[in-house]
Molecule: FMN riboswitch aptamer (RFN element)
RNA sequence: ACAUAGUUUCAGGGCGGGGUGAGAUUCCCCACUGGCGGUAUCGGGACGAGCGUCCCCAAGCCCGCGAACCGCAAGAGCGGCCGACCUGGUGAGACUCCAGGGCCAACGGUUACAGUCCGGAUGGGAGAAACGGAGG
Numbered sequence: 001a002c003a004u005a006g007u008u009u010c011a012g013g014g015c016g017g018g019g020u021g022a023g024a025u026u027c028c029c030c031a032c033u034g035g036c037g038g039u040a041u042c043g044g045g046a047c048g049a050g051c052g053u054c055c056c057c058a059a060g061c062c063c064g065c066g067a068a069c070c071g072c073a074a075g076a077g078c079g080g081c082c083g084a085c086c087u088g089g090u091g092a093g094a095c096u097c098c099a100g101g102g103c104c105a106a107c108g109g110u111u112a113c114a115g116u117c118c119g120g121a122u123g124g125g126a127g128a129a130a131c132g133g134a135g136g
Base pairs, nucleotide, nucleotide: 002136006131007130008129009128010127016030017029018028019027031116032115033105034104035065036064037063038062043056044055045054046053047052060103061102069080070079071078072077085101086100087099088098089097107119108118109117
């Protein structure tokens, strides 16, 4: 220095304005939000004379995952399910960049239909960081 048992900590955002109505943060118009890992041609940085090499950042709708939901189980857990993007531009190369226009968002509750309110949840968790024995 690497790998690893283990330990600790951390790990989700958003209804503001107007309209209708007895009643709506639930409907309508405008608005607002985007978990984790991977992947990049912008951007930033390091090294190098240079070609270049390396690092950081970077996708809600590309790939994978978590949560939620459903079934089974006494339980630990196992299985299932699991949303949504096009057009143009640049370029060797982009579903990720730039421009434009779209689309999606569990369950239960509610004076009225909820991505944004309340609740399960002081929960769970993909994963991130730090520490790290024996041993190789």